Molecule: Lysine riboswitch aptamer
Organism: mouse gut metagenome
RNA sequence: GGAUAGAGGUUGCGUCUUUCAAGAGUACUUUGCCGGAUAUGACAGGCAUAGAGGAAAGCGAAGGAAAGGGACAGACGCCGAAAGGAAGGGUUUCCUGUGGAUGCUUCCUUGGGCAUAGGGUAAAGAAUUCUAUGACUGUCACCAGAGCAUGGUGGGGCGCUAUCUGA
Repeated sequence: GGAUAGAGGUUGCGUCUUUCAAGAGUACUUUGCCGGAUAUGACAGGCAUAGAGGAAAGCGAAGGAAAGGGACAGACGCCGAAAGGAAGGGUUUCCUGUGGAUGCUUCCUUGGGCAUAGGGUAAAGAAUUCUAUGACUGUCACCAGAGCAUGGUGGGGCGCUAUCUGA
């Protein structure tokens, strides 16, 4: 240097599924009153559709969701598991542009989870992410320690351990 196997754990990581909360008594449908010309298709332009046989807005009545985002559990695949960011390009959102959503490719960052504070995303501290701080945990190196235990300092997953193997 190469190959194979393996470890980390306050909930290790991801995917899928069931259930549940939230979304929400919201959107939407029907309807009563009022109203009197706009409304809808994310935004601008275009185009289309609905509208004086009464649009929007507002106040009621009767019904009443879903998605994206989550939690628990289970199954499966795993231990750069994976996550985040940037760039490019694809698909989709009526057309074009912008924006949104969602895959793909490349590069960069992060050992892991936890707590606190602040910022971002988000309907929502639900959840997640970034930054800072703190302790914890795993691993290696050095130091202290007679030694085991333990403690201190430091490193980063391009790491660590085991076996085999090449020079």